Two RNAs folded together computationally: RNase P RNA and transfer RNA, 420 nucleotides in total. The coordinates come from a structure-prediction model, not an experiment, and the mean pLDDT is 77. Rfam match: Bacterial RNase P class A. It is annotated as a ribozyme.
Formats: sequence, C1' cells, structure tokens
RNA sequence: GAAGUCGGCUGGACGGUCGCUGCCCAUUCGGGUGGAGGAAAGUCCGGGCUCCAUAGGGCAGGGCGCCAGGUAACACCUGGGGGGCGUGAGCCUACGGAAAGUGCCACAGAAAACAGACCGCCAAAGCCCGUCAGGGCUGGUAAGGGUGAAAAGGUGCGGUAAGAGCGCACCGCGGCGCUGGUAACAGUCGCUGGCACGGUAAACCCCGCUCGGAGCAAGACCAAAUAGGGGAGCAUGACGUGUGGCCCGCACGGCUCCCGGGUAGGUCGCUACAGGCGUCCCGGUGACGGGCGUCGCAGAUGAAUGAUCGUUCUCGACAGAACCCGGCUUAUAGGCCGACUUCCUCU
RNA sequence: GCCCAUGUAGCUCAGUCGGUAGAGCACAUCCUUGGUAAGGAUGAGGUCACCAGUUCGAUUCUGGUCAUGGGCU
Repeated sequence: GAAGUCGGCUGGACGGUCGCUGCCCAUUCGGGUGGAGGAAAGUCCGGGCUCCAUAGGGCAGGGCGCCAGGUAACACCUGGGGGGCGUGAGCCUACGGAAAGUGCCACAGAAAACAGACCGCCAAAGCCCGUCAGGGCUGGUAAGGGUGAAAAGGUGCGGUAAGAGCGCACCGCGGCGCUGGUAACAGUCGCUGGCACGGUAAACCCCGCUCGGAGCAAGACCAAAUAGGGGAGCAUGACGUGUGGCCCGCACGGCUCCCGGGUAGGUCGCUACAGGCGUCCCGGUGACGGGCGUCGCAGAUGAAUGAUCGUUCUCGACAGAACCCGGCUUAUAGGCCGACUUCCUCU
Repeated sequence: GCCCAUGUAGCUCAGUCGGUAGAGCACAUCCUUGGUAAGGAUGAGGUCACCAGUUCGAUUCUGGUCAUGGGCU
C1' cells in the first nucleotide's frame, strides 16, 4: 500500500418566532421544565402484572434437545467440546436415540435392506456328450462393468478353479479398560471383535427436561336512564352454571343478616423500576454478580412530540411510543474508532 | 393496540402419511350452422406469494419476510 475478518459508536448542528402536550408555580395576563428509537417495527420466544383456585391431579397436546455456567426466565447470552468451510484472522452448526418398534427411499437398476445376480469371471465338485483339444447342464463367485442421492469397510500381499475379512499388515469402525477433564469429550495408550447394525426422527415414535388458560379492549373503583345485583355467616345429597381441549377437582346457586345496583361517561391500572449513567472498587477467562456514587429521563386516550425563518456542514438512511421489561429477527444513506489476518513493496 | 386465518392457471377452488399439480368457467384453433349461440374435438396457459434451511428430492416439513381478509371497544 492492497484485499479482508471481527467488535463498537454516530444517525445533521446552532439560534429566533409561532403552535401541541405531561408535570410544577401562579390562579388575571402568564412563567418554568420534560417531550420517540436503535430498531418505538414483526408480534417470533421468555417473564412481570391482572382475572379465573393459591394453578392442584390425570389424559391429550405443544415446546426444547452436545456440556458447563449466567439469568426473574428463555428457543437468549458466555465459555468449552464434536462436525463443516476458509491460506488465515475467523465464520456456520435444530448437534439426544436408526443394535425398542413401525413407515418411506420416485425414476433408473439384477438388487433399495431377513440383500441380490443383467453383463462378466470360474469349471474345483456332481451329471451328460466327446474325435480326450474340449463343450453343455446343475452350480460357484461378488473382485470388475453398468444404474443410482445411496449398492453391505478401504489399500496391499497371500490364498483360490475363480473369488471372498477366507488369512495377514496398515488405515478406518465397534466394545472394554486406563489416563486427562466438573462434564461434553479427547488420547501416536493397552486389550479385544473380522466387522455384525445403509439413509431418513424439520416421518410416526422412544428417552429426558419443561409448559394451566386468557390477555391492559386484562382488571379495579366512582357513578344517569333502563334492567335486577353485591357482601358476610351457616349449610352443601343430587342437578345446573362458571373456569377449561377433556375428566377429576374447585367456586357459585340453598337459608339468615347487611348493602341499592353499574351500561353510556369518568378515574385508576400508567410508568420509580429485573431503571439509566460512571476513565469508580471487588470477584469471575467471560456472560454476569456484589458494592459505592450520581440522575429522574414521554405517558397521551381522537390520541402531543410540529411548522416556519436564518446561519452552517460532508446536504441527512430506515423509520413514529400506547401496560412494562429481557431477548431474537427484519429495515437502515453516509460517517467515525479499535483489534486482528493474508499478500506485495521499501528500510 | 391485541388475537386469528389465508396466499396454487385470467377467475373460483381441489391437492396427506414428501416423488416434477389438476377440476369448472374463461381463452385459442377446428367441426357443426346461411350466420350466431348452445354442443363436440384438440390445445395453450403455473417462479404453487417471496427468501433460506432439512432431505437424494419440498406445493407439502421447519424458520423468516411480504400481502390480503376476519374477530375483540
């Protein structure tokens, strides 16, 4: 210098005028202060919160799936292992079980899973013919050809009629042990088995773990017209209703006492919390945890966050909160910073 | 805002244990008729909404994106 990998930040700036909206002060004019995002998005996971029982038992169903840790929890994150890709920095990985069972594997091909025999190779064994060269039948074989996504370990030597883990060596594979590691797993380790078990579980299924249902239009309170309800105590056999995918279970309906009720509308839920920030301290490889200090940072309900003018620059992408958080995914013009890799050149 | 469903030919729809997708109407050509309609015969027409993954192979299974429709005050 070129090409690349990973991580992080930013997302026009400043000022004037006029508006919108939450809160505070003043209650007459008014004044002060806060006012979209990294994704507010998709609603794909996980949780808080609320009601139904405090979410309980069984069946069905869903989700997850190498190991360890983090966390309120997770399908997220961190670290590690196995596998794949890349010269490398690094990236990807739904990664339990196919010797529990069932299903499927189109076309092609002889054969697609209790292997099989089209071409080929052989003529040892048995039989037949024979001019004693040999030929044919029964047969042997799975080395070679060919088909396919996939054909029942690979290479070499021996062996054989030809062949074949049939035997042996090396490689691969399975089992047991030893060593290291919390574990997944690994090993130039030892012993052993000729090797038996094709693929598919994002097919049914099996194993392990886990999940109750609904959702702020949840739900609670104040309160017109109309209509009839709520709370407490006692009782509770059957039946009905409610919650619910179904069954059990649970609650209510019964009696007594007390209170008037709750649709339009209004108030709360609503934003101070798993909260943000820090050249901070401690523990940890890290995710993260503990401590200290500091800050208050949208909360509407026809729903605000805008318009315009001026200056300036590198002329501004994707996009607009509606109960709240933690993640994931998707969209994003341009700019900036850091760490690292490979190649080339020069010293 | 919350919760669901659907996407296959021009239109309306089928398509199950994954193996190159059909039906009706419409369209084109021919037959029939003096001509048209109806009828008959033949044919064309598909990125199975899009992008990835699993598998030898995906309309089908899994994840994501987009579009359309419905319900709850």